[in-house]
This is a predicted structure of a 72-nucleotide RNA (transfer RNA) from endosymbiont GvMRE of Glomus versiforme. Lineage of the source: Bacteria > Bacillati > Mycoplasmatota > Mollicutes > Mycoplasmatales. The prediction has a mean pLDDT of 83.

RNA sequence: GCUGGCUUGGCUGAAUGGUAAAGCGCCCGCCUUGUAAGCGGAAGAUUGGGGGUUCGAUUCCCUCAGCCAGCA
Numbered sequence: 001g002c003u004g005g006c007u008u009g010g011c012u013g014a015a016u017g018g019u020a021a022a023g024c025g026c027c028c029g030c031c032u033u034g035u036a037a038g039c040g041g042a043a044g045a046u047u048g049g050g051g052g053u054u055c056g057a058u059u060c061c062c063u064c065a066g067c068c069a070g071c072a
Stems, first nucleotide, its partner, number of pairs: 001071007010024003018055001027041004048064005
C1' cells in the first nucleotide's frame, strides 16, 4: 500500500428495516448476629464520529477514526 472482519451501558454480548435483550458489575431493600450466597427493585447504551437512502436505520450505502487478520 491492497483486501476482509469488528466497533452496541463499567465489562461481556444479542438484536438482518418498525423505535435497543440478557449476564456480570454498581446502587437500594429483604434475608443473616455479621459477611458471602440467595431473593426483590432501580439506574445506566440517542448503537465509534460525520453524511446519505428510507415514512422509519443497530441493521443498507459512502467517508473518517480505532482494533484484528491476510496479502504485498